[in-house]
Context: one part of a larger RNA
RNA sequence: CUGGGUUUAAAGGGUGCGUAGGCGGAUAUUUAAGUCAGUGGUGAAAUCUUGUCGCUUAACGAUAAAAUUGCCAUUGAUACUGAAUGUCUUGAAUUGGGUUGAGGUUGGCGGAAUGUGACAUGUAGCGGUGAAAUGCAUAGAUAUGUCAUGGAACACCAAUUGCGAAGGCAGCUAGCUGGGCCUUGAUUGACGCUGAGGCACGAAAGCGUGGGUAGCGAACAGGAUUAGAUACCCUGGUAGUCCACGCCUAAACGAUGCUAACUCGAUGUUUGGACGUAAGUUUGAGCAUCCAAGGGAAACCGAUAAGUUAGCCACCUGGGGAGUACGACCGCAAGGUUGAAACUC
Numbered sequence: 001c002u003g004g005g006u007u008u009a010a011a012g013g014g015u016g017c018g019u020a021g022g023c024g025g026a027u028a029u030u031u032a033a034g035u036c037a038g039u040g041g042u043g044a045a046a047u048c049u050u051g052u053c054g055c056u057u058a059a060c061g062a063u064a065a066a067a068u069u070g071c072c073a074u075u076g077a078u079a080c081u082g083a084a085u086g087u088c089u090u091g092a093a094u095u096g097g098g099u100u101g102a103g104g105u106u107g108g109c110g111g112a113a114u115g116u117g118a119c120a121u122g123u124a125g126c127g128g129u130g131a132a133a134u135g136c137a138u139a140g141a142u143a144u145g146u147c148a149u150g151g152a153a154c155a156c157c158a159a160u161u162g163c164g165a166a167g168g169c170a171g172c173u174a175g176c177u178g179g180g181c182c183u184u185g186a187u188u189g190a191c192g193c194u195g196a197g198g199c200a201c202g203a204a205a206g207c208g209u210g211g212g213u214a215g216c217g218a219a220c221a222g223g224a225u226u227a228g229a230u231a232c233c234c235u236g237g238u239a240g241u242c243c244a245c246g247c248c249u250a251a252a253c254g255a256u257g258c259u260a261a262c263u264c265g266a267u268g269u270u271u272g273g274a275c276g277u278a279a280g281u282u283u284g285a286g287c288a289u290c291c292a293a294g295g296g297a298a299a300c301c302g303a304u305a306a307g308u309u310a311g312c313c314a315c316c317u318g319g320g321g322a323g324u325a326c327g328a329c330c331g332c333a334a335g336g337u338u339g340a341a342a343c344u345c
Base pairs, nucleotide, nucleotide: 004316005315006314007299008298012313014201015200016199017198021194022193023192025088026087027086028085029084030083031082033081034080035077036076037075038074039073040072041071042070049065050064051063052062053061054060091191092188093187094186095185096183097182098181099180100179103177104176105175106174107173108172109171110154115149116148117147118146119145120144121143125136126135162169163168207246208245209244210243211242215241216240220236221235222234223233257312258311259310260309261308262307265290266289267288268287269286270285271284272283273282274281275280294301295300318345319344320343327338328337329336330335
């Protein structure tokens, strides 16, 4: 390499769009490139294989055949693949009607709570802990009331819910906007699937510039605890957390790539259609639970497959060395992507 694999043993790319490529629905005609058959040429000799023969045998040698699975030319075949042309509607898409949701983005608004400031009432404690202390407070704190201000997050509803390609998305409202699903007609007529490179998006932390900073809070300071305590607990508190514009990694997980077809049932739930007064029945699309067949090393999976098949992509090949070194590319940096070997067991 092949074979075999990728939920948990090594192994599914973080996710999508999409170029090349690979693969591709039904039917008719033509062609004959692939494919198949015949014939001819060529395919050196030695070697290999088989038969016979020669050295006393064997090794060895001689001779004949076979083989040389290939290439070229030519004559045919036309099922499949390809190419060309025409047609079709079931795949795919468009359109009409309806519907769903924390899908995205921009602006406006709201109440609760914490903090701060002002005023008023009021007096000696408050706060915190296992217990304390640091801390705050007679320059009037804590508590209570009224007013003001600022930032961040949206209790209940709330769910095993919903939406999104993934990351993710939750107060209310308006504008703009993407997607899904259902339904019956109409339209296009294979326009499809996958997708190396490529492009775009991509939690948190961190970085750059400029804002903002209520609460929380790495670092840091103090108080405790302790043999010690660079911790756990307490009092403070800077970056950060928030906003605008730039980097790209996660146990980016369902540790399960995408698409299509097929395979006994039960239950709950979300959202459409049809029938029904209702109970309910039925038909789609999701989200979950349990199971038949089947699969699996087992745990378990089981129409949302890890079952039975097909197409395409990605990835794996003993442990350590090592996701390291070197080189290259990207980045302000932190670092990221690609990615060995010696040696060792």

The part of an RNA shown here (small-subunit ribosomal RNA, central domain) has 345 nucleotides and comes from a Saprospiraceae bacterium.
Lineage of the source: Bacteria > Pseudomonadati > Bacteroidota > Saprospirales > Saprospiraceae.
Rfam family: Bacterial small subunit ribosomal RNA. Rfam links the family to the GO terms structural constituent of ribosome and ribosome.
Its mean pLDDT, the model's own confidence on a scale to 100, is 86.
The sequence was found in a public genome assembly.